[in-house]
Molecule: glmS glucosamine-6-phosphate activated ribozyme aptamer
Organism: Bacillota bacterium
RNA sequence: AUUGUCGCAUUAGCGCCAGGACUCGCUAGGCACGGAAGGAUUGGCAGCGAGUUGACGCGGUGGAGGGAAGCGAACGAUUCGGCGGGUGCCUCCCGGUGCGCGUCCGCGCCGAGAAAGGGAGCGCAAAUCUACGGGGCGACCAGUAGGACAAAAGGCUCUUUAGGACGAAGG
Numbered sequence: 001a002u003u004g005u006c007g008c009a010u011u012a013g014c015g016c017c018a019g020g021a022c023u024c025g026c027u028a029g030g031c032a033c034g035g036a037a038g039g040a041u042u043g044g045c046a047g048c049g050a051g052u053u054g055a056c057g058c059g060g061u062g063g064a065g066g067g068a069a070g071c072g073a074a075c076g077a078u079u080c081g082g083c084g085g086g087u088g089c090c091u092c093c094c095g096g097u098g099c100g101c102g103u104c105c106g107c108g109c110c111g112a113g114a115a116a117g118g119g120a121g122c123g124c125a126a127a128u129c130u131a132c133g134g135g136g137c138g139a140c141c142a143g144u145a146g147g148a149c150a151a152a153a154g155g156c157u158c159u160u161u162a163g164g165a166c167g168a169a170g171g
Base pairs, nucleotide, nucleotide: 014084015083016082017081019080020053021052022051023050024049025048026047030045031044033038056072057071058070062093063092064091065090066089094111095110096109097108098107099106101167102166103165104164105163116161117160118159119158120157121156122155129146130145131144132143134141135140
């Protein structure tokens, strides 16, 4: 240096669950239901216990404080409801950068990959789905392969517009 194996990490659409929904087991003969018997080995509700579910990717982190956090996809709805966190946003500070070069100021943008405003064009996913097997009594969970389908942007391309003073360079 290369290769292999094992362990750990690979963290922000991220983590969690007291409600709801759902599953399994147990208890009891309370309720629903029935004219009544019954209903009860064909378990609807309730009680107890143990569980499952609870957001699909894209984008996104200088420091401190604040704090109500972007974009679309799927399903036509539990992706309901809630808690915590958080890269968005605001203020200040530091730093870089555009306005031809230097300094200062001004305006704007960004964060050591340091990215101006306007206009036009381009442009990207995963889940769902299909197939295949795996784990779980089950609700459900994790995976491999295949083929699709977004939007936004600090993404890509083209075009256009954009300071003051004093210097420097050049004429």